Small-subunit ribosomal RNA, 5' domain from an uncultured prokaryote, 510 nucleotides, folded computationally. The prediction has a mean pLDDT of 83.

[in-house]
Context: one part of a larger RNA
RNA sequence: GAAUGAACGUUGGCGGCGUGGAUUAGGCAUGCAAGUCGCGCGACAAGCAGUCUUCGGACUGUGGAGGAGCGGCGAAAGGGAGAGUAACGCGUGGAUCACCAACCCUCAGGUCCGGGAUAAUGCCCAAAAGCUGCCGGUAAUACCGGAUAAUGUCCCCGGACUAAAGAUGAGAUUUCGCCUGAGGACGGGUCCGCGUCCUAUUAGCUUGUUGGUGGGGUAACGGCCCACCAAGGCAACGAUGGGUACCGGGCGUGAGAGCGUGGCCCGGCUCACUGGGACUGAGACACUGCCCAGACACCUACGGGUGGCUGCAGUCGAGAAUCUUCGGCAAUGGGCGCAAGCCUGACCGAGCGACGCCGCGUGCGGGAUGAAGGCCUUCGGGUUGUAAACCGCUGUCAGAGGGGAUGAAAUGCUGGGGGGUUCUCCCUCCAGUUUGACAUAUCCUCAGAGGAAGUACGGGCUAAGUUCGUGCCAGCAGCCGCGGUAAGACGAACCGUACGAACGUUAUUC
Numbered sequence: 001g002a003a004u005g006a007a008c009g010u011u012g013g014c015g016g017c018g019u020g021g022a023u024u025a026g027g028c029a030u031g032c033a034a035g036u037c038g039c040g041c042g043a044c045a046a047g048c049a050g051u052c053u054u055c056g057g058a059c060u061g062u063g064g065a066g067g068a069g070c071g072g073c074g075a076a077a078g079g080g081a082g083a084g085u086a087a088c089g090c091g092u093g094g095a096u097c098a099c100c101a102a103c104c105c106u107c108a109g110g111u112c113c114g115g116g117a118u119a120a121u122g123c124c125c126a127a128a129a130g131c132u133g134c135c136g137g138u139a140a141u142a143c144c145g146g147a148u149a150a151u152g153u154c155c156c157c158g159g160a161c162u163a164a165a166g167a168u169g170a171g172a173u174u175u176c177g178c179c180u181g182a183g184g185a186c187g188g189g190u191c192c193g194c195g196u197c198c199u200a201u202u203a204g205c206u207u208g209u210u211g212g213u214g215g216g217g218u219a220a221c222g223g224c225c226c227a228c229c230a231a232g233g234c235a236a237c238g239a240u241g242g243g244u245a246c247c248g249g250g251c252g253u254g255a256g257a258g259c260g261u262g263g264c265c266c267g268g269c270u271c272a273c274u275g276g277g278a279c280u281g282a283g284a285c286a287c288u289g290c291c292c293a294g295a296c297a298c299c300u301a302c303g304g305g306u307g308g309c310u311g312c313a314g315u316c317g318a319g320a321a322u323c324u325u326c327g328g329c330a331a332u333g334g335g336c337g338c339a340a341g342c343c344u345g346a347c348c349g350a351g352c353g354a355c356g357c358c359g360c361g362u363g364c365g366g367g368a369u370g371a372a373g374g375c376c377u378u379c380g381g382g383u384u385g386u387a388a389a390c391c392g393c394u395g396u397c398a399g400a401g402g403g404g405a406u407g408a409a410a411u412g413c414u415g416g417g418g419g420g421u422u423c424u425c426c427c428u429c430c431a432g433u434u435u436g437a438c439a440u441a442u443c444c445u446c447a448g449a450g451g452a453a454g455u456a457c458g459g460g461c462u463a464a465g466u467u468c469g470u471g472c473c474a475g476c477a478g479c480c481g482c483g484g485u486a487a488g489a490c491g492a493a494c495c496g497u498a499c500g501a502a503c504g505u506u507a508u509u510c
Stems, first nucleotide, its partner, number of pairs: 001510004006506005013360006019353002026316003030313003035073003040070002044066001047062006080271003089196008099188002104184008112146004121136002124133001152161003166176002197243003204234003209231008246268004250261004273294005296307004324350001326349003332346001333344004363393004373384004397451001399446005406439002412433009454499005459480003465494005475482002
C1' cells in the first nucleotide's frame, strides 16, 4: 500500500447493488417450512325440494369433495450446517464385457376370466392422555388365483417359468392410464493412474491381516462375509501413530513465481439430539419416517405417554460480534392433478445494520471601512477571512401533490377459422378478455438555502505551529523517543494539514 463475513471509538443526509451467528454441531416457547388427486374407491355431512310432526325432529328424493378413511404419486428433491473425514473424500484423467434405472421420450406387443378380505362405518366394552380392544359390515387403479407368453429369465437346448386396471365420455379407432419387452436421455453405484497439511522429540505396523480354492451375499466386482489352504502384505519414495482440516471452481495479495485462504455464489462429500439397526421403495439405512438404547426436556389421574429449529422467523445462553416471530405465490422453479386449481419460509420482495463497494448532496455568483467575537502580538498590527452579514440566483437529493413505461409471458374463459372421418372430444391458429406481493425509470407542479459535516493528525519518519496550563507529575508513544519551570511531542485554546458520510484504532493475510 492492498484486503476483510470484521469488531471498537467519535460522527452520521439520500440512493443503488451486494452482504450479515465466524463463538456453544449449546438448549429451545410459538407459528409456519410437503402435500396433492372425487377423471382410482365406498360411505357420511352441508345445502335444496317434498311429506309427516309431540315443533325437539323424523322419513324420502336430490345433491355434493366439506371433514376423515382406503388407494396412487410425491415426501431420497428443494432448504440448512461443516461436527466428522488426511480418505478414491475431493480434483483431474480413464474403466465398467462387473452394474442399476421409477417418472420422461421412442418403438413393439398385450390389457381375458374370476375370488376372498380390510379400513371407513355401526353396536358394545375399557381408558387421564397418547391410543386401543370385541362382534357385525362394504368398495377399489388395494390384495390374490387362473388363462395367455416372447423379442424376457433359466436351460441338460428337449424344455420350463413369468403380467395387467381401470377411469372419463351418450358413444367410438376420444383422452388419461395399466402390463411386458427393446432402445434412448438424465442420474447414480463401483474400480483404477496421478495430485492433495504439519510432526521422526511417532520406526516399525498388520491376523480377515496378504493371497488362493469353494461357497454365501449384492443391482454389481471384491475378505464384502464364511469354511479350508498357503504365509504373506505395508514401510525411510515415511508405513503405523499423534495433531490439524470438509475438498474444488474460486477469493485476497503480488510484476510474476509464490504465499495466504475456502464466508457469500456454483459443483462434490458428510451430518440431522447422541449411538446402533433395519423396513418401505426405482432410489434412504431416510432433517420435519419407523424400532432399540442413552442423555436432556415436557405432560400425567403415577398406570404411562410425548419431543428433537445444523429449515424460515424468533428466544435464552456464551461472546468483541452478526437482522423481521414481515408480504406474496405476481414472476422463476418444484410436487400432485386431464384441468380449474391446491401446496411451496424454495423463491421473489419488503424491513433492520455506513458491514462493504459505487453514485449524489450538504449550494452558486457577488460581497472590505477586511465588521463583531476568538487567538497571537514587537501594541504598530497580524490572523481567522470573502469566511460571515448583506445583495442576486439555482432547485440536485430529501418533503408535498399529480401523471407514467416496465417486470406479464403464459394458463384459463369467450368468439371465430383450419385439421383429426361428424361432433359437445382432441390438436392448432387468430381476436377479445383475465392475472402485480413488491418496486419503479422518467416527466410535470409547489415551497424554499431552507432539512444534511465530521474524524484523525500537526517533534522526525510524515503534509501541517503558536500561546497558556502542567513541572520525570499528570500523561503521550508505531519506531526513535517526549515530560525534572520558557514542552512545536502531555492537557486546552486558536490556527493549520489529510481524508470526507465517514474518519481513526485493534485483529488478521499478502